[in-house]
Molecule: transfer RNA
Organism: marine eukaryotic metagenome
RNA sequence: GGGGAGUAGCUCAGUGGUAGAGCAACGGUCUUUUAAACCGUGGGCCGAGGGUUCAACCCCCUCCUCCC
Numbered sequence: 001g002g003g004g005a006g007u008a009g010c011u012c013a014g015u016g017g018u019a020g021a022g023c024a025a026c027g028g029u030c031u032u033u034u035a036a037a038c039c040g041u042g043g044g045c046c047g048a049g050g051g052u053u054c055a056a057c058c059c060c061c062u063c064c065u066c067c068c
Stems, first nucleotide, its partner, number of pairs: 002068005009023004017054001025041005047063005
């Protein structure tokens, strides 16, 4: 100098219209108990700061962290 990644505790979706899944956690049903199964609940102002836009996780600029 070039490229990629950063979104829930973890792994990842979401490519302009108010952010989701799986696993995990918690509660319930079941069970002598645990596990499993089933039902439900909570949890993220999207790495930071600006810009564009009626509206930004998404587009543009700068910076930070990690990987090649």